[in-house]
RNA sequence: UCUGGAGAGUGGCAGUAAUGCCCACCGAAGGGGAUACCGCAACGCGGGAAGCUCUCAGGUACCAAGGACAGA
Numbered sequence: 001u002c003u004g005g006a007g008a009g010u011g012g013c014a015g016u017a018a019u020g021c022c023c024a025c026c027g028a029a030g031g032g033g034a035u036a037c038c039g040c041a042a043c044g045c046g047g048g049a050a051g052c053u054c055u056c057a058g059g060u061a062c063c064a065a066g067g068a069c070a071g072a
Base pairs, nucleotide, nucleotide: 001072002071003070004069009023011022012021013020014019024060025059026058030056031054032053033052037047038046039045040044
């Protein structure tokens, strides 16, 4: 770079639309948190992930965009 790629609102109001506000919801950009685990001078200390967890961010008809991850 290419391909595949989930979840959750046809919500209400305003607006041509983008979008804004309110409520509800999702977890697989990013971010935070601890635990597993590891180390040591060892019952304490230090380090510390994630498909776990929190939803700050982001996202929630279709399309588009984004998209952890997988393959080439």
Molecule: Glycine riboswitch aptamer
Organism: Shinella lacus